Predicted 3D model of a 91-nucleotide RNA (c-di-GMP-I riboswitch aptamer) from a Chromatiales bacterium.
[in-house]
RNA sequence: GACUGACUACGGCAAACCCGUCGCGAGGCGGGGACGCAAAGCCUCCGGUCCGCUGCCCGAUGGGCGCGCGGCGGACAGCGGGGUUGCCGGG
Numbered sequence: 001g002a003c004u005g006a007c008u009a010c011g012g013c014a015a016a017c018c019c020g021u022c023g024c025g026a027g028g029c030g031g032g033g034a035c036g037c038a039a040a041g042c043c044u045c046c047g048g049u050c051c052g053c054u055g056c057c058c059g060a061u062g063g064g065c066g067c068g069c070g071g072c073g074g075a076c077a078g079c080g081g082g083g084u085u086g087c088c089g090g091g
Base pairs, nucleotide, nucleotide: 003090004089005088012037013036017032018031019030020029021028022027035078041084042083043082045081046080047079048076049075050074051073052072053071054070055069056068058066059065
């Protein structure tokens, strides 16, 4: 340094839910709280899921609405892949 997480120690993070707050929303932030996590540290490059706006086609044919196919913007890093940084050990 790479691989690795059976064994060790110091520890770390924090799901659901509740309260407050921001947002049209998905969801974010703070506090409480622990389901779990060897990167559950950080980054949206790829896929995925979710949210908002919108176009086209069909049905109806007055409007509204529904399904399908697209476009744009956003969210999730605890959905995978990828990039990057890192503690302790083991062979």

NCBI's taxonomy places the organism under Bacteria, Pseudomonadati, Pseudomonadota, Gammaproteobacteria, Chromatiales. Its mean pLDDT, the model's own confidence on a scale to 100, is 81.